A computed fold for a 558-nucleotide part of an RNA from an uncultured Clostridia bacterium, annotated as large-subunit ribosomal RNA, domain I.
Its Rfam family is "Bacterial large subunit ribosomal RNA". Its family is annotated with ribosome and structural constituent of ribosome in the Gene Ontology.
It was read from a public genome assembly.

[in-house]
Context: one part of a larger RNA
RNA sequence: AGCGUAUGGUGGAUGCCUUGGCACUAGACGCCGAAGAAGGACGCGAUAAGCUGCGAAAAUCUACGGGGAGCCGCAAGUAGGCUGCGAUCCGUAGGAAUCCGAAUGUGGGAACACACCAGCUGGUAACACACUGGUAUCCAUACAUGAAUACAUAGUGUAUGAGAGGGGAACCCGGAGAACUGAACCAUCUAAGUAUCCGGAGGAAAAGAAAGUAAAUAAACGAUUACCUAAGUAGUGGCGAGCGAACGGGUAAGAGCCCAAACUGAGCAUAGCAAUAUGCAUCAGGGUUAGGACUUGCAACAAAGUGGAAUAAGUUAAUGUAGUGGAAGAUAGUUGGAAAGCUAAACGAAACAGGGUAAUAGUCCCGUACAUUAAACAUUAAGCAACCAUGAGCAAGAAUCCAGAGUAGCACUGAGCACGAGGAAUUCAGUGUGAAGGAAGGAGGACCAUCUCCUAAGGCUAAAUACGAUCUAGUGACCGAUAGCGAACAAGUACCGUGAAGGAAAGGUGAAAAGAACCCCGGGAGGGGAGUGAAAUAGAACCUGAAACCAUAUGUUU
Numbered sequence: 001a002g003c004g005u006a007u008g009g010u011g012g013a014u015g016c017c018u019u020g021g022c023a024c025u026a027g028a029c030g031c032c033g034a035a036g037a038a039g040g041a042c043g044c045g046a047u048a049a050g051c052u053g054c055g056a057a058a059a060u061c062u063a064c065g066g067g068g069a070g071c072c073g074c075a076a077g078u079a080g081g082c083u084g085c086g087a088u089c090c091g092u093a094g095g096a097a098u099c100c101g102a103a104u105g106u107g108g109g110a111a112c113a114c115a116c117c118a119g120c121u122g123g124u125a126a127c128a129c130a131c132u133g134g135u136a137u138c139c140a141u142a143c144a145u146g147a148a149u150a151c152a153u154a155g156u157g158u159a160u161g162a163g164a165g166g167g168g169a170a171c172c173c174g175g176a177g178a179a180c181u182g183a184a185c186c187a188u189c190u191a192a193g194u195a196u197c198c199g200g201a202g203g204a205a206a207a208g209a210a211a212g213u214a215a216a217u218a219a220a221c222g223a224u225u226a227c228c229u230a231a232g233u234a235g236u237g238g239c240g241a242g243c244g245a246a247c248g249g250g251u252a253a254g255a256g257c258c259c260a261a262a263c264u265g266a267g268c269a270u271a272g273c274a275a276u277a278u279g280c281a282u283c284a285g286g287g288u289u290a291g292g293a294c295u296u297g298c299a300a301c302a303a304a305g306u307g308g309a310a311u312a313a314g315u316u317a318a319u320g321u322a323g324u325g326g327a328a329g330a331u332a333g334u335u336g337g338a339a340a341g342c343u344a345a346a347c348g349a350a351a352c353a354g355g356g357u358a359a360u361a362g363u364c365c366c367g368u369a370c371a372u373u374a375a376a377c378a379u380u381a382a383g384c385a386a387c388c389a390u391g392a393g394c395a396a397g398a399a400u401c402c403a404g405a406g407u408a409g410c411a412c413u414g415a416g417c418a419c420g421a422g423g424a425a426u427u428c429a430g431u432g433u434g435a436a437g438g439a440a441g442g443a444g445g446a447c448c449a450u451c452u453c454c455u456a457a458g459g460c461u462a463a464a465u466a467c468g469a470u471c472u473a474g475u476g477a478c479c480g481a482u483a484g485c486g487a488a489c490a491a492g493u494a495c496c497g498u499g500a501a502g503g504a505a506a507g508g509u510g511a512a513a514a515g516a517a518c519c520c521c522g523g524g525a526g527g528g529g530a531g532u533g534a535a536a537u538a539g540a541a542c543c544u545g546a547a548a549c550c551a552u553a554u555g556u557u558u
Stems, first nucleotide, its partner, number of pairs: 001557009015543001016508002020479002022476007029468002031167002039100003042055003046078002050074002061094006070082003105114003115135005121130002137164002139161007171202001172200005182189001186238001212221002225252005235243002256460003259404001263285004267280005291402003294397005305390004314384001315382007323372003331344004346363002348352001354366003409433007419445001440455005495502001515542001518529004
């Protein structure tokens, strides 16, 4: 020195565990903000660095309800307190809530600096100073003032406004809009109207009461939305890759309405001496596709009814936001440190879900089945009364009037429709052109006729649907600390970067700290005794403790 054996060290694999995650199901709930949000900065404790909580009333104040013996957070110790006159704690409603931040008096390198106005606030002899309130912009409304320029207008100022501004996980609507990729290349095409950016809204959004669908000599349906189907069909497509409906049928949910106009009245403006005429970004009635106005007749003069897709307050009920009750073994023996194990013989069960307790407990504890509860607040539903609106009527007439115009259509160019220009309807946009007037107009997939359906160029509309930041209950052939969220621990922390941004590692003594008094060696670290414990090779560098690697002892080989 090699190879063995034994015993250790080092190291932290493995096993076991779970405070944490992941996914899903069902339900709830769904916006916050100038009444200052989301998010932060700085503070607040007897002692206080971090986290948590809170805000100069600062680990909190008040009221009400619950609860019932301990309490002063994580988190020990010391000191000092509180509490059956009911604390701590839990819930509901209030109070207070520094500074920054849309940030809004002005400025600014966020959490700072510097102002002005007002105050029968404090303060001073008087100032000073402090404190309180106000002072941004835009918009709307009202008023005042007021240029060039005579009236005026622009402008300016003041007041009022729970007006706007900013934030939000996804969902929704709109405006912009890729490429990789696929086509086994690639250019039309695809990916995809996806990703991404911007604007906007809500608890949902959007859509929505037919210029619809259909049928074809000929029925029928009746707003929208979502699901199942029709159907990977009809189609479309370098007819490649691919893309891909609708009608109809079955379900969920159901709900329909209001204007503009004709006409009438008022008001205002202009012209005029006036009567009056003309006009209108005005107001009211009327009216809305069972078309209406208009004319005539009947009915009526205000109730029934209907509506306010209902509702401030009230009523009732349910649910939620704290809770409460809740069966049955102190069984005996036995092993053990410990019984819930084993043996024996009992009991409950609308409860043998689950967790804990010194090993594996229906009957020890928390619970569970079941039953029950709210001073306060919230949500939902119901019907009642009140309130508001309406109260549209019926019939006939057919002379006149109205029924959404730079609109529809057409041409060109694009887009969107499952439909790539195609025979290409229907829809939207740009440019140009440009109707009709109900004897009218649009559609029925070029177009024409017939027939049928409908009435564009104004608007509103709950539910069924989408999503999950958040809350509750639960589930898992999901993970078990290199896994599972990046994060089971002071985690978006430490650290890195000018910055945008990037981004860790790190769990386990024991049933209980009983965490090793005292003695010895040592400066200490550390160790040896003693003691605790079932165990200390469980001693805090702490469960188990693999391998690499190192050491000691010993065997053997050279």